Record summary: This is a predicted structure of a 541-nucleotide part of an RNA (large-subunit ribosomal RNA, domain I) from an Oscillospiraceae bacterium. Lineage of the source: Bacteria > Bacillota > Clostridia > Eubacteriales > Oscillospiraceae.
[in-house]
Context: one part of a larger RNA
RNA sequence: GGCGCAGGGCGGAUGCCUUGGCACUGGGAGCCGAUGAAAGACGCGAUAAGCUGCGAAAAGCCGCGGUGAGGGGCACAUACCCUUUGACCCGCGGGUGUCUGAAUGGGGAAACCCGCAUAAGGAGACCUUAUGCAUCCGCGCGUGAAUCCAUAGCGCGCGGAGGGGAACCCGGCGAACUGAAACAUCUAAGUAGCCGGAGGAGGAGAAAACAAAAGUGAUUCCCGGAGUAGCGGCGAGCGAAACGGGAGGAGCCCAAACCGGGGUGCGAAGCACCCCGGGGUUCGGACCGCACAAGUGAUUCCAAAAGGGUAACGGAACGGAACUGGAAAGACCGGCCGGAGAGGGUGAAAGCCCCGUAAGUGAAACCCGGAAGGACACGGCGGGAUCCAGAGUACCGCGGGACACGAGAAACCCUGCGGGAAAGAGCGGGGACCACCCCGUAAGGCUAAAUACUACCCAGUGACCGAUAGAGCACAGUACCGUGAGGGAAAGGUGAAAAGGACCCCGGGAGGGGAGUGAAAGAGAACCUGAAACCCUGCGU
Numbered sequence: 001g002g003c004g005c006a007g008g009g010c011g012g013a014u015g016c017c018u019u020g021g022c023a024c025u026g027g028g029a030g031c032c033g034a035u036g037a038a039a040g041a042c043g044c045g046a047u048a049a050g051c052u053g054c055g056a057a058a059a060g061c062c063g064c065g066g067u068g069a070g071g072g073g074c075a076c077a078u079a080c081c082c083u084u085u086g087a088c089c090c091g092c093g094g095g096u097g098u099c100u101g102a103a104u105g106g107g108g109a110a111a112c113c114c115g116c117a118u119a120a121g122g123a124g125a126c127c128u129u130a131u132g133c134a135u136c137c138g139c140g141c142g143u144g145a146a147u148c149c150a151u152a153g154c155g156c157g158c159g160g161a162g163g164g165g166a167a168c169c170c171g172g173c174g175a176a177c178u179g180a181a182a183c184a185u186c187u188a189a190g191u192a193g194c195c196g197g198a199g200g201a202g203g204a205g206a207a208a209a210c211a212a213a214a215g216u217g218a219u220u221c222c223c224g225g226a227g228u229a230g231c232g233g234c235g236a237g238c239g240a241a242a243c244g245g246g247a248g249g250a251g252c253c254c255a256a257a258c259c260g261g262g263g264u265g266c267g268a269a270g271c272a273c274c275c276c277g278g279g280g281u282u283c284g285g286a287c288c289g290c291a292c293a294a295g296u297g298a299u300u301c302c303a304a305a306a307g308g309g310u311a312a313c314g315g316a317a318c319g320g321a322a323c324u325g326g327a328a329a330g331a332c333c334g335g336c337c338g339g340a341g342a343g344g345g346u347g348a349a350a351g352c353c354c355c356g357u358a359a360g361u362g363a364a365a366c367c368c369g370g371a372a373g374g375a376c377a378c379g380g381c382g383g384g385a386u387c388c389a390g391a392g393u394a395c396c397g398c399g400g401g402a403c404a405c406g407a408g409a410a411a412c413c414c415u416g417c418g419g420g421a422a423a424g425a426g427c428g429g430g431g432a433c434c435a436c437c438c439c440g441u442a443a444g445g446c447u448a449a450a451u452a453c454u455a456c457c458c459a460g461u462g463a464c465c466g467a468u469a470g471a472g473c474a475c476a477g478u479a480c481c482g483u484g485a486g487g488g489a490a491a492g493g494u495g496a497a498a499a500g501g502a503c504c505c506c507g508g509g510a511g512g513g514g515a516g517u518g519a520a521a522g523a524g525a526a527c528c529u530g531a532a533a534c535c536c537u538g539c540g541u
Stems, first nucleotide, its partner, number of pairs: 002541008015528001016493002020465002022462007029454002031164002039100003042055003046078001050074002061094006070082003105114003115133007135161009168199001169197005179186001183233001209216002220247005230238002251446003254390001258278009284388003287383004295378003300375003307368004312361002318334003323330001335352002337341001343355003395419007405431001426441005480487002500527001503514004
């Protein structure tokens, strides 16, 4: 030194456990913000730091409810307090709420620095306290240049905006890798990314629609139609619609004609334009004639009840000493409840010990809800002469884009440049184009529901994980790294209960030996179990 046997050390696998996660289901809720948000800084305790809570009224203040004996958060010690005159705790409402932050009096290297005005406190200057003082937009009023009227500008008042938000939605800008077995059209993909905007949804939406000789009647979403018709270096690949079935269901308002009122300009017996009110809205209307209240209303506002939510209340039924054990919930014996045998806890394994669970009950306050009712709004038929019915628009050419559709026979939709109508006997469409026929009425606007999503709340589920798993995190966006954007860990388990080892001995201590606790200390905090590698000791060879 090897091997073997035995005993230890180190180590932290494995088993068991779970406070945490993952995925989903049902329901709720779905915006917050100048009344200062989201996110923070700094403070607040009898007590260092951290977390939580709170804000100089600072682990809290007030009111109204609930509950009823303890309480002063995590946090286990001491001190001192609070509390049946109802504390603590729970719910609802309110008060306070430093400084930063859209940050808004000015500045600024966020959490800091510096003001002005007015008022109050005994006083004009100092101090304290309170309030106001950003910008932009809209409306109104005042003032008012060059420049006569005017306008610009300036000032004041009132209202609004600004910033944030997980995903979802709409819009603007818009890749590449990749695929095509290379690659350029094409694809990836209008994806990722960036920007703007909206909201609990958003967008779309009330036919200048689809269809086809029959008809439908806004939009959206789902199933089918259908991987069809098509598009396509006809490659890779892309990929409809009508229509059928379902979810849901809702329709409206302007502009104009015309009527009334007011105003502005001018070359003024007039003309043109503007503003306000009525009227009117595509089964067209004005206009003329005849009628004039039944009804309708998501629309706007007021608003009672039922019901629901935000604390709670209530809640059945077991004993034994005898067995095992440290401990009974186990075994044994004998019972009981069950509208409750979901689940969790309790010294092992409890329907009947505790918390609960089923039925049932409950709100001063706030919120949701919203039949009826009220306000308010809308609200008829006929005639067909005249008038009206959205213009740099439709349409055309050129260039693009978007449509499943890549220029194609390429319609329809959008529009950068140019040209540029008609007037209902008009105009658009029905996939070039023409005719016939049919459908519709562009160039203004609004519109719930069915749909998408889940940061958040409640209840629940799992042939989901169980600490190298499951979230990155059971302990954390922490420690740490980086100038920064940003990156980003490791780390769970004594015991039923601290009963966490008084006292003695060795030692400077660490540590150990006794003693004691405990079922166990080979559970002693480097703490359940304690594998292997690796190390040590003894014996054998």
The RNAcentral record of the full RNA draws on ENA. Its Rfam family is "Bacterial large subunit ribosomal RNA". Its mean pLDDT, the model's own confidence on a scale to 100, is 85.